[in-house]
RNA sequence: GGGGCUAUGAGGUAGCCUGGUAUCCUGGCGGGCUCCAGACCCGUAUACCUGGGUUCGAAUCCCAGUGGCCCCA
Numbered sequence: 001g002g003g004g005c006u007a008u009g010a011g012g013u014a015g016c017c018u019g020g021u022a023u024c025c026u027g028g029c030g031g032g033c034u035c036c037a038g039a040c041c042c043g044u045a046u047a048c049c050u051g052g053g054u055u056c057g058a059a060u061c062c063c064a065g066u067g068g069c070c071c072c073a
Base pairs, nucleotide, nucleotide: 001072002071003070004069005068006067007066010026011025012024020056028044029043030042031041032040049065050064051063052062053061
């Protein structure tokens, strides 16, 4: 210098091809249960790497950039 993959709550993860309420698990918080705690049950808060474009509508499509991993030279 060239190319590929990847980025989603606190941690992990689905959704992306085929645009339409962002999924599930764990953790946090509150409540129930219990003499207390654990387990179990109910509720609740937090997320689409950044900027721009297309569109009625973008996590998803397009462009540029940034971080991480890998390959070629």

The RNA shown here (transfer RNA) has 73 nucleotides and comes from a Candidatus Aenigmatarchaeota archaeon. The RNAcentral record of the sequence draws on ENA. Model confidence (mean pLDDT): 84 of 100. Taxonomically the source falls in Candidatus Aenigmatarchaeota (Archaea, Nanobdellati).